[in-house]
RNA sequence: GCGCACUUAGCUCAAUCGGUUAGAGCAAAUCACUCAUAAUGAUUAGGUCAUUGGUUCGAUUCCAGUAGUGCGCA
Numbered sequence: 001g002c003g004c005a006c007u008u009a010g011c012u013c014a015a016u017c018g019g020u021u022a023g024a025g026c027a028a029a030u031c032a033c034u035c036a037u038a039a040u041g042a043u044u045a046g047g048u049c050a051u052u053g054g055u056u057c058g059a060u061u062c063c064a065g066u067a068g069u070g071c072g073c074a
Stems, first nucleotide, its partner, number of pairs: 001073007010026004019057001028044005050066005
């Protein structure tokens, strides 16, 4: 330099063939329990769906550019 894949919550990851409020586990907070802590149980909060444009009545989802990460080729 070329090609391919990926980017979603603090971390690890789902889901979507374009449509009502985007989810799980772990982590965090509060409460219960306990003499206390842990464990356990209940509840809560947390997202510009990498970014910039385009298509569309409507985009996390489709298309293009950019950035980052990984793999392959040279």
The RNA shown here (transfer RNA) has 74 nucleotides and comes from a Muribaculaceae bacterium. Taxonomically the source falls in Muribaculaceae (Bacteria, Bacteroidota, Bacteroidia, Bacteroidales). Rfam family: tRNA. Its family is annotated with triplet codon-amino acid adaptor activity in the Gene Ontology. Rfam describes the family as follows. Transfer RNA (tRNA) molecules are approximately 80 nucleotides in length.